[in-house]
RNA sequence: AACGGCAAUGGUUCUAUCGCCUGCCGCUCACGCGGCAGGAGGAAAGUCCGGGCAACACAGAGCUGCCAUACUUCCUAACGGGAAGGGGUGUGUGACGAAAGUCCCGCAUCACAGAGAGUGCCGCAGAAAGGAAAACCGCCAGCCGCAAGGCUGGUAAGGGUGAAAACGCGAGGUAAGAGCUCACGGCGCCGUCAGCGAUGCCGGCGUGGGUAAACCUUAUGGGUUGAAAGACCAAAUAUACCGGCAGUUAAGGGUUGGCUCGCCCGUUGCCGGGGGGUAGGUCGAUAGAGACGGCUGGCGACAGCCGUAGUAGAUAAAUGAUAGAAGGCCGGCGUAAGCCGGUUACAGAACCCGGCUUACAAGUUGUCGUUUUUU
Numbered sequence: 001a002a003c004g005g006c007a008a009u010g011g012u013u014c015u016a017u018c019g020c021c022u023g024c025c026g027c028u029c030a031c032g033c034g035g036c037a038g039g040a041g042g043a044a045a046g047u048c049c050g051g052g053c054a055a056c057a058c059a060g061a062g063c064u065g066c067c068a069u070a071c072u073u074c075c076u077a078a079c080g081g082g083a084a085g086g087g088g089u090g091u092g093u094g095a096c097g098a099a100a101g102u103c104c105c106g107c108a109u110c111a112c113a114g115a116g117a118g119u120g121c122c123g124c125a126g127a128a129a130g131g132a133a134a135a136c137c138g139c140c141a142g143c144c145g146c147a148a149g150g151c152u153g154g155u156a157a158g159g160g161u162g163a164a165a166a167c168g169c170g171a172g173g174u175a176a177g178a179g180c181u182c183a184c185g186g187c188g189c190c191g192u193c194a195g196c197g198a199u200g201c202c203g204g205c206g207u208g209g210g211u212a213a214a215c216c217u218u219a220u221g222g223g224u225u226g227a228a229a230g231a232c233c234a235a236a237u238a239u240a241c242c243g244g245c246a247g248u249u250a251a252g253g254g255u256u257g258g259c260u261c262g263c264c265c266g267u268u269g270c271c272g273g274g275g276g277g278u279a280g281g282u283c284g285a286u287a288g289a290g291a292c293g294g295c296u297g298g299c300g301a302c303a304g305c306c307g308u309a310g311u312a313g314a315u316a317a318a319u320g321a322u323a324g325a326a327g328g329c330c331g332g333c334g335u336a337a338g339c340c341g342g343u344u345a346c347a348g349a350a351c352c353c354g355g356c357u358u359a360c361a362a363g364u365u366g367u368c369g370u371u372u373u374u375u
Base pairs, nucleotide, nucleotide: 001371002370003369004368005367006366007365008364009363012326013325014324015323016322017321018320020039021038022037023036024035025034026033027032041346045357046356048355049354050353051352052351053226054225055224056223066222067221068220069219070218071085072084073083074082075081086112087110088109089108090107091106092105094103095102096101113217114216118215119214120211121210122209136159137158138155139154140153141152142151143150144149167185168184170182171181172180186207187206188205189204190203191202193200194199230283231282232281233280239275241273242272243271244270245269246268247267248266252265253264254263255262291308292307293306294305295304296303297302327344328343329342330341331340332339333338
């Protein structure tokens, strides 16, 4: 320098015409009309996590089950989010070293509690896959045999199988071998010291694999449903129930021993009242753990103080369309001024807030990697 990855930033402006939603003002009996002002995002998205708010449930304690989380400290209203740190793994430069490798620094990455509580599982291959096991080849010892070889025993150093063969490696040791012993290293536990802590250094002891995104164990947390939650007002029509008036004894019951009349209940119609539910409407619902700027404290997430500005609120869902101009960027032409062409993303509120995740055209900034060139 080119290319690529990741992260951050960025997400253009103006005018005209037509149109939409909300608020205020004016006119109008009203329907409406006119004027003015305001009208999407960094993710409004996915609806994944936490909270506010609401209804319902439980209103005490314990046990069990289910779900979620899982190194440490801190931040936060809270979180499974964030910050700082620790550890593991990978990688790069450099230093040391004969090498193996070790160390410093940087970057990336990790569902990073427990496999000395228990159970299970470890395909194929292999003699053997977890029993302090296992003997296929090999090695060693003894016995038999003229020999080839055979039998018995020892051996996990070597070969072979496998992702993995009972911690790695070197020396001692041994008939041959083996953590059998020792040095160094890995891992685990304990102790001193350092650190709030994870943990680290050193010393001692131990060392019979892996797997918990297998069951499980430990610790912590968790009622359910979401704004279509829910609260209120409430038409037409029909109508429970109540009252009044009228009609009817045409069905019926009561009043009498029986009949008639009367009366009461009932029944039918009209009028009035009236509860519940529906259409519809109002609230919930837009000022909030808020935003921006400055100062202070803190490594940082963040916190405190001061100041500033501030009308989106639809409900089948407004925030748009067309035309023109300018700007940014890219390409071509041109010495240059400039000209021509292209491009200007992802997306779109629906109760609110804090996060996470995902999408996103150029350009700009930072960082990392690869390649090439120069010194």
The prediction has a mean pLDDT of 76. Predicted 3D model of a 375-nucleotide RNA (Bacterial RNase P class A). Rfam family: Bacterial RNase P class A. The family's RNA type in Rfam is ribozyme. Rfam's curators write: Ribonuclease P (RNase P) is a ubiquitous endoribonuclease, found in archaea, bacteria and eukarya as well as chloroplasts and mitochondria.